[in-house]
Molecule: Bacterial RNase P class A
Organism: Nitrosomonadales bacterium
């Protein structure tokens, strides 16, 4: 200068007129009326986790089910976040992981290929040993393969009974032996996953568990249309089932334990108002901590609508505005998206 990786932070500003909401205070019998202040997000979205809270409900054990999967840390709490080990990827900064057991069992590995679990051998090597031929007094020399022997060479597939080299052998093998691999056992670091490193052993054929299943650790349900209390209306309706050896009681099933009624159909009323509703596992600074986090102590208050509140002009600037509107509430995840600030790091080229 170029080209990458990873981090934060802002989300159109400003002035003026007029207009909407909620809360405090003051005035009013009320309706209102004033004056101060506040008023949509980085994701408010999906509605995919976790939890607060409110109920079942004064009650729990267990089976099945279900999630999670590698070690530690945070946090209320997780599958979220940090940090680390291991594994692929990348020249690197850095990214990515459905990462626990295959010697508990069981399933699966088409088509190809001789063979995909018991063990064999299509091509193919050897034929020392024993048989067959030939030559030879004889010892033996040759020849073809026939019992036999081999799984090292080929061939097939994604993967062939540990890999690779050297000896050895008729001609081959862990037969041997050196590394490597794998099992078992000891150190040494390190909480820990796991790394290094010694000893013995020639040594169970692989993968697959996002197949079943094993282990290991958690899990009650339903939701703010939850739920509380207040008026008021109407047909203390009709027909029917179960009924104490019953029935019923927030996921299923057994036992427990509670209540004594439970439940179908048709039909009739009511859909009004008040509260849940916003000060919270809240923010800010800040001891510690690699870092997510964050003790104490000060200090701050930041929307509560109810068919749904922040809109309209006018005037500058300017980065020319994107994706986009809260609805009980926090914590993550993911998903869209215009453009501005900025910190750290890599790798290139070229000067000096």
């Nucleotide at each position: 200068g170029a080209a990458g990786c990873u981090g934060g932070c802002c989300a159109g500003a400003c002035a003026g007129u007029c207009g909407c909401u909620g809360c405090a205070c003051u005035c009013g019998c009320a309706a209102g009326a004033g004056u101060g202040g506040a008023g949509a997000g980085g994701a408010a979205a999906g509605u995919c986790c976790g939890g607060g809270c409110u109920c079942c409900a004064g009650a729990g054990a267990g089976c099945a089910g279900g999630a999670u999967g590698c070690c530690g840390g945070u946090u209320a709490a997780u599958g979220g976040c940090c940090g680390g080990a291991c594994g692929c990827c990348g020249c690197g900064a850095g990214g990515c992981g459905a990462u626990g057991g295959a010697a508990a069992g069981u399933g699966c590995c088409g088509c190809a290929g001789a063979a995909a679990a018991c063990a064999u051998u299509c091509c193919g090597c050897c034929g020392a040993u024993g048989g067959c031929c030939g030559c030879g007094c004889g010892a033996g020399c040759g020849g073809a393969u026939c019992a036999g022997g081999c799984a090292a060479g080929g061939u097939u597939g994604a993967a062939a009974u540990g890999g690779c080299g050297a000896g050895g052998u008729a001609a081959g093998a862990g037969c041997u032996c050196a590394c490597c691999g794998c099992g078992u056992u000891c150190g040494u670091g390190g909480u820990a996953a796991c790394a290094c490193g010694g000893a013995c052993g020639g040594c169970a054929g692989g993968g697959u568990a996002a197949a079943c299943c094993c282990c290991a650790u958690c899990c009650g349900g339903a939701g703010c249309a939850a739920g509380a209390c207040c008026a008021a209306a109407u047909a203390a309706g009709c027909a029917g089932g179960c009924c104490a050896u019953g029935a019923c009681g927030u996921g299923g099933c057994u036992c427990g334990c509670g209540u004594c009624g439970c439940u179908u159909g048709c039909g009739g009323g009511u859909a009004g108002g008040u509260c849940g509703c916003u000060c919270g596992a809240g923010c800010g600074u800040c001891a510690g901590g690699u870092a997510a986090c964050g003790a104490a102590a000060c200090g701050c208050c930041u929307a509560g609508a109810g068919g749904a509140a922040u809109g309209a002009c006018u005037g500058u600037c300017c980065a020319c505005g994107a994706c986009a509107g809260a609805a009980c509430c926090c914590g993550g995840c993911u998903u869209a998206u215009c453009g501005g600030c900025u910190g750290g790091c890599u790798u290139c080229a070229c000067u000096u």